[in-house]
A computed fold for a 117-nucleotide RNA from Bacteroidetes bacterium UBA7674, annotated as SAM riboswitch aptamer (S box leader). It was read from a public genome assembly, where an Rfam model found it. Its Rfam family is "SAM riboswitch aptamer (S box leader)". Rfam's curators write: The SAM riboswitch is found upstream of a number of genes which code for proteins involved in methionine or cysteine biosynthesis in Gram-positive bacteria. The SAM riboswitch acts at the level of transcription termination control. Model confidence (mean pLDDT): 86 of 100.
RNA sequence: CACUUAUCAAGAAAGGCAGAGGGAAAUGGCCCAAUGACGCCUUAGCAACCGCUCCACAGCAAUGUAGAGAAUGGUGCUAACUCCAUCCUGUACCGUAAGGCACAGGGUAGAUAAGCA
Numbered sequence: 001c002a003c004u005u006a007u008c009a010a011g012a013a014a015g016g017c018a019g020a021g022g023g024a025a026a027u028g029g030c031c032c033a034a035u036g037a038c039g040c041c042u043u044a045g046c047a048a049c050c051g052c053u054c055c056a057c058a059g060c061a062a063u064g065u066a067g068a069g070a071a072u073g074g075u076g077c078u079a080a081c082u083c084c085a086u087c088c089u090g091u092a093c094c095g096u097a098a099g100g101c102a103c104a105g106g107g108u109a110g111a112u113a114a115g116c117a
Stems, first nucleotide, its partner, number of pairs: 003115006013043005021032003026086004044078003049074002052069003056065003082109001087106005093100002
């Protein structure tokens, strides 16, 4: 990098360095930004995927699944729903129609974790 599974409407800041764009890709929007964004470092915090503890069920056992708890360990995260939309389906409304528009669901892509390799 790829593949598999799960989650993505919640939550969470300061200081220092530096100095121009940034918000995943493309397009269209809309936001942030010299009153210093994005990034890096330090500290702090949020959260609970892995790991830990307890407990129930299944099992001869190894172990697996569900729930609860704590938050030292491994990750992650700390503007805006993954900032919004783009693809498909359905429903309502408008329209002679083509279509428009709103909502819902499902996808694609992305992010994070675990596994596999």